[in-house]
């Protein structure tokens, strides 16, 4: 340094779910809460799926949502086997 990840240590994140606000919607922000995570940190660059729109004999095309769906880029604490 690489790969690997433990009932290790000190930490860190926060799903469902509830309140408030914010959006047509998907969703999204803050506070409560923990199902769970070793990139659950960060980037929509392939696919997926998802909402709003248009279009349609072609099952297409725009604009947007998920980074906790799978790859993928970039960065990162800790060190048993």
């Nucleotide at each position: 340094u690489u790969c690997c990840g433990a009932g290790a240590a000190g930490g860190g994140c926060a799903a469902a779910c509830c309140a408030g606000c914010c959006g047509c919607g998907a969703g999204g922000c803050u506070g409560g809460g923990a199902c769970g995570c070793a990139a659950a940190g960060c980037c929509g660059c392939g696919g997926g799926u998802c909402a709003g729109g248009c279009g349609u004999g072609g099952u297409g095309c725009c604009u947007g949502a998920c980074a906790g769906c799978c790859g993928g880029g970039c960065u990162g604490c800790c060190g048993a086997a």
Molecule: c-di-GMP-I riboswitch aptamer
Organism: Candidatus Rokubacteria bacterium GWA2_73_35